[in-house]
Overview:
The part of an RNA shown here (small-subunit ribosomal RNA, 3' major domain) has 477 nucleotides and comes from uncultured Fibrobacter sp. The source organism's lineage runs through Bacteria, Pseudomonadati, Fibrobacterota, Fibrobacteraceae and Fibrobacter.
Context: one part of a larger RNA
């Protein structure tokens, strides 16, 4: 100077109390670790690896095994010879990959034509090359997580100090903050904080179709009229601790108040200083070393990533009456749609078929559930739970055996609130209930958004992680 301390002082986070819901027990679903396997492809490993790369493995994808097949190669670039091929449609082995047969106008200049020339494509030769999801993330860029949105890192010039190095960045208030006042051998600066961005709340003016109605017509669908309303979207307006009143050093700044749609950072978000874990990534991509080249490249059928005595993680469904069924009714907002969404009718118990209006969408369409009224069930392994099997279907696909969703009937496990010991969350949060989107041909209990309903507590900082300042002690660097 740092770094440690079951040292000490200050002071912060949902850190701990205080509360509400869970995990942890069961079944299931997925991720891993073991284990098995011809292969169960790699990768991530304490927070910060485990529904993570993967925003979707049946062929493909795919990197992994088996077996059939190729060697200038699936793909680029150069020569030299040669063909008119390639591509279409058709035959025939084969599992296909490939192979073999047949039939057909490459084009363009010169020229009658035969031919020659170039293009453009394919063969075939050898030979540079080519290709490697081979290694090594402890050679690396580049992007990533993490402390931590923690309030810090630091420099120039001046001053001390033999020098490491202090100083300034300490002090004495104060803040969310190294924020901001004051004092000071320091002045000044910079990277971060904060403000400029976006959205959310309020309000004016512009603009008024596909929106929206004070108003007319019509049973309605709708038409007309009109842009007040609601909306949609673009320019402003407003919020500064401005203004009162107490407190303070008359500062800073803090408590209350008033006005106000909002009050002291309104509230979300994007933003992540100097660095730190030789952290993660060579399987996005780039890229230096190394290694394979008739193989560690490549094609290509099958199979395997789905395995299964067991262990952990995150989650779905549940153990019921604040509930299950059943019949009527009622509101929503992001979204996304022409290889799509797809109404109305019409079949079917149903998943879905038929068909096919409208929509290139503020225009048609996908489109709610908890909620509310009634009815039943009465505490029961039950009208709770719905795993699991057994049959019979739908759909998407060349193709659902390995291994896709769903439907309908029958079956009807385990589980009656879950040990030690563990997570999230302070407000339109938690919990709860639906719905959207991407990926996708087809599959979501996952992920990213979206709205409805909508709580309870915070006394306080002894103590438990953890992180800031200052001091202190050390045989540590």
């Nucleotide at each position: 100077u740092g770094a440690c301390g079951g040292g000490g002082g200050c002071c912060c986070g949902c850190a701990c109390a205080a509360g509400c819901g869970g995990u942890g027990g069961a079944g299931c679903a997925u991720g891993u670790g073991g284990u098995u396997u011809a292969a169960u492809u790699c990768g991530a490993a304490g927070c910060a690896a485990c529904g993570c790369g993967c925003a979707g493995a049946a062929c493909c994808u795919u990197a992994c095994c088996a077996g059939g097949g190729u060697u200038u190669g699936a793909c680029a670039u150069g020569g030299a010879a040669u063909c008119g091929c390639c591509g279409c449609a058709g035959c025939g082995a084969g599992a296909g990959a490939u192979c073999g047969c047949u039939g057909u106008u490459u084009a363009g200049u010169a020229g009658c034509a035969a031919u020659a020339c170039u293009a453009c494509g394919g063969u075939u030769c050898a030979c540079a090359c080519a290709g490697g999801u081979g290694c090594u993330g402890c050679a690396u860029g580049g992007c990533u997580g993490u402390c931590g949105u923690c309030a810090g890192c630091u420099c120039g010039u001046g001053u001390c100090g033999u020098g490491a190095g202090a100083u300034g960045u300490u002090g004495g208030g104060u803040u969310a903050a190294g924020u901001c006042c004051c004092g000071c051998a320091a002045c000044g600066a910079g990277c971060g904080c904060a403000a400029c961005c976006c959205a959310c709340g309020u309000u004016u003016c512009u603009a008024g179709u596909u929106g929206c109605u004070a108003c007319c017509c019509g049973c309605a669908a709708g038409g007309g009229a009109g842009c007040u309303c609601u909306c949609u979207a673009g320019a402003g307006a407003g919020a500064c601790u401005g203004c009162c009143g107490g407190g303070g050093a008359c500062a800073a700044c803090c408590c209350g108040g008033a006005g106000g749609a909002a009050g002291g950072u309104g509230u979300g978000g994007a933003u992540g200083a100097c660095g730190u874990c030789a952290a993660g990534u060579c399987c996005u991509u780039a890229u230096g070393g190394c290694c394979c080249u008739u193989a560690c490249a490549u094609c290509c059928u099958g199979g395997g990533c789905u395995a299964c005595a067991c262990a952990c993680g995150u989650g779905c469904u549940a153990c019921a009456a604040u509930g299950g069924u059943c019949g009527g009714u009622a509101c929503a907002a992001u979204g996304g749609g022409u290889c799509g969404c797809a109404a109305u009718a019409u079949c079917g118990c149903g998943a879905g078929a038929u068909g096919g209006a409208g929509c290139c969408a503020a225009u048609c369409c996908c489109u709610a559930a908890a909620g509310c009224c009634g009815g039943c069930c009465u505490c029961a392994g039950u009208u709770c739970g719905g795993a699991u099997c057994g049959g019979a279907g739908u759909c998407u696909g060349c193709a659902a055996c390995u291994c896709g969703a769903c439907u309908c009937c029958g079956u009807g496990a385990a589980g009656c609130u879950g040990g030690a010991a563990u997570c999230g969350c302070u407000a339109g949060u938690a919990a709860u209930c639906g719905u959207g989107g991407g990926u996708c041909a087809g599959c979501a209990c996952a992920c990213c958004a979206c709205g409805g309903u909508g709580a309870a507590u915070a006394c306080g900082u002894u103590c438990c992680c953890g992180g800031g300042c200052c001091u202190u002690g050390u045989a540590c660097a």